């Protein structure tokens, strides 16, 4: 060069047309002499870009960007 498989909160990962979640972590409260830790409550996303298809796109199509793996001269 081919070829697979991935990019989604801060950090690990879900969601395969119908307004985007869960764990950790962040911040509040409560409890306690106090601290953990366990408990309520809660804040955070241009869903790697860019264009198509649809009434509607993280989900399907094209193209480039980046990460990994296998493979060849």
């Nucleotide at each position: 060069g081919g070829c697979a498989g991935g990019g989604u909160a801060g950090c690990u990962c879900a969601g395969u047309g119908g307004u985007a979640g869960a764990g950790c972590a962040g911040a509040g409260g409560a409890c306690u002499c106090a601290u953990a830790a366990g408990c309520c409550u809660u804040u955070g996303g241009u869903c790697g870009a860019g264009g198509g298809u649809u009434c509607a796109a993280u989900u399907c199509c094209c193209u480039c960007c980046c990460c990994u793996g296998c493979u060849a001269c």